[in-house]
RNA sequence: UCGCUUAUAGUUUAACGGAUAAAAUAAUAAUCUACGAAAUUAUUGAUUUGGGUUCAAAUCCCAAUAAGCAUU
Numbered sequence: 001u002c003g004c005u006u007a008u009a010g011u012u013u014a015a016c017g018g019a020u021a022a023a024a025u026a027a028u029a030a031u032c033u034a035c036g037a038a039a040u041u042a043u044u045g046a047u048u049u050g051g052g053u054u055c056a057a058a059u060c061c062c063a064a065u066a067a068g069c070a071u072u
Stems, first nucleotide, its partner, number of pairs: 003069005010025004018055001027043005048064005
């Protein structure tokens, strides 16, 4: 310099263009227990940013940002 891939809860991953964005784990609370641990129940929490296409975008297109890979 040019090209490619990825970006979703605190963390690890799902999600044919259409369901209230799903689950595990973590955190908080409750139940249980003499007290804890375990278990059960409940709660909290996310689509990198800006545009475009579409009746409808996490998903498709463009640009930017960040991380990674490869070439010179």

Transfer RNA from Phaeocystis globosa, 72 nucleotides, folded computationally.
Its Rfam family is "tRNA". By type it is a transfer RNA.
Its mean pLDDT, the model's own confidence on a scale to 100, is 81.